Annotation: Bacterial RNase P class A from a Dehalococcoidales bacterium, 349 nucleotides, folded computationally. Lineage of the source: Bacteria > Bacillati > Chloroflexota > Dehalococcoidia > Dehalococcoidales. Its mean pLDDT, the model's own confidence on a scale to 100, is 76. Its Rfam family is "Bacterial RNase P class A". It is annotated as a ribozyme. Rfam links the family to the GO terms dimeric ribonuclease P complex, ribonuclease P activity and tRNA processing.
Order: sequence, then C1' cells, then structure tokens
RNA sequence: AAAGAAGGACGUGUGAUCGCUGAUAUUUAUAUUAGAGGAAAGUCCGAGCACCACUAGGAAAAAGUGCCUGUUAACAGCAGGGCAGGGUGACCUGAUGGAAAGUGCAACAGAAAAUAUACCGCCACUUUUAGUGGUAAGGAUGAAAUGGUGAGGUAAGAGCUCACCACUUAUUUGGUAACAAAUAAGGUAUGGUAAACCCCGCUUGGUGCAAAGCUAAAUAGAGGAGCGCAUAAAAUUCCUAGAUAGCUCCAGGGUAAGCUGCAUGAGCUAAUUGGUGACAAUUAGCCAAGAUGGAUGAUCACAUCUAUUAAUAAUAGAACAGAACUCGGCUUAUAGUUUUUCUUUUGCU
Repeated sequence: AAAGAAGGACGUGUGAUCGCUGAUAUUUAUAUUAGAGGAAAGUCCGAGCACCACUAGGAAAAAGUGCCUGUUAACAGCAGGGCAGGGUGACCUGAUGGAAAGUGCAACAGAAAAUAUACCGCCACUUUUAGUGGUAAGGAUGAAAUGGUGAGGUAAGAGCUCACCACUUAUUUGGUAACAAAUAAGGUAUGGUAAACCCCGCUUGGUGCAAAGCUAAAUAGAGGAGCGCAUAAAAUUCCUAGAUAGCUCCAGGGUAAGCUGCAUGAGCUAAUUGGUGACAAUUAGCCAAGAUGGAUGAUCACAUCUAUUAAUAAUAGAACAGAACUCGGCUUAUAGUUUUUCUUUUGCU
C1' cells in the first nucleotide's frame, strides 16, 4: 500500500418565532419543565401481570425441544468448549440416540436397492462361434452397489494373506462433560434414510390490556331446555382427595359514558470485585412520553456531512422509518460517516 475477517458508535447540530400534550406552581391565565427507535417494524419465541374450575395431586393426549458445560425470571436466547464440513488464513456453517423393537420410503435406470444376486467382462473344461462351472479384481446403470490403498498369492480372482487406514470390543491416561490419545484382540460390513412414522430424555393448562376492576345510567324483578342438591357442573380428556348448592346451553331486550389498569421496573448509569466470557455481587447516583379520531410539530437563518467542480464559489442531497400493558431475545430494512482488533499478499528500512 492492496485485498479480506470479526465487533462497536453516530445516524444531523445551534438559535429565534409560533403551535400541541402531560406534570408542577399559582396571581386562573401565566411561568417552569419533559415529550417517538436502533429497530418503535414482523407478531417468530420466552416471561411478568390479569382472569377463567374452589383447592391440591397424578396420568393420558397434544405441542415444543434435543452435542456438552455454564448463564438467565425464562427461552429454540446468549457465552465458552468438543465434533463434522468449507476456507491459504483470520473465521464461517450445522445438530439427540436407536435402522437387529416395529412399520414405511428410495420413481426411472440397472442383473440386483436387502430373506439381493451376475448384464458386459476374466479364467478353466467340453460334445467349440455354443454350453457347463468358478469369480466379483475391471466396466456399465444410478443419489447410493458386497470397507479403502498397496503388495503377495491365484487357472482367473476375492480380507484369501500381510502392512497402513477405517470399523467393533476391552483397558489405561487427560478432561466436570461432550470428547481426545495410546495399547491389545478381532477379518469385521445384510447397507442408506428417523429434519419419515416410531421408541427415548426434558419442558409445558387456556385466553390475552379489545385482559380485568370500579362508578353512574338504562332495560323485559320477561323466557325456553337440560343436569344436580353432597353421586353435580365448569380450563383438551380421565382419575383421586377435600370443599360447595347451584351449574350449563339457546334465543331475545338494554347499555357502549366516565375513572382505574397507565408506567418505580427481573429499571437505567457509573465505579470496584470475581469470571476467558455471557453474567453476578456491592456501593453511589438518576426517574427520562403516557396520548385515546389518537400529542411529540411548522417556518426562517446559520453551521456540519456527502456529491459535482480547478476551487473556500455555486447547485443538489442527507437513510430505514412513528410509542399504545411492560420486559428479555430473534429476524428483516437502513443513504452515509467514523472507530478497534485480527489474517493474507507485495514493497522499503
């Protein structure tokens, strides 16, 4: 200097005038003060909270999850590690085990796709252009075809034998573990697929602020059907124990106003300590929107950045995008500026 890899920050600033919403004070109309994000988006996961079966327990179904360890309120999140694959490298990507517990699938091609068996080929023999026997090393088909490479051996071959690799079993060492290494024995494959059903381990009730609660007002103190009164009903089903006397469904009529929920939280910031890290503990400080046909804005001037340009002039532009119960994540969108660490190549000293 060039090309890459993994992270982070900002994402316009200042002033003036007018305007909107909340809070506080009070001289009741003024003053002060605060006011939409890194994703507020998607509604994909997890929870807090509220209610529904009066409480407690168990089982089934269904759903999710699935290498190991840690972290968290919890998670399919995050951190670290191991294994496999990709890359020269920094780094990136992925997921339980079982196919001999059972069922299923692999079209077509191919001899044959699992209670396989030989199409071409090679070798031997014979009644010689054909047949019989042996073979699975070579070839073909296919996504996948009887462990791989090499040597010996053989009529030709084959784990037939040997060496190395792979596989199975056992032991030892290191590690919390997933795993890794070493040694010994064994010729050992009838395979693949479970992100097909299934078996196994772990977790799980449902609905959602349009939840729910209170006040006021109005209407039809008008109806129908079923179950039950200690043997009921009701959160998907069933069971057990206690408790309770009402419960469930159908159709119809009235109301739609106001208030609460509504922002003090698994909260934020800083320092110290522990930890590879995610994170945890302690101390100190802070309170940063709460609308409800729905506020958080408009105008002007200057400045900043980017582009064009010889130029300090001039012109143009400045991304994705708007809270609605709250929080922790994941995913997606994003003009541009800036910064940290690491890898490879080239040149100079």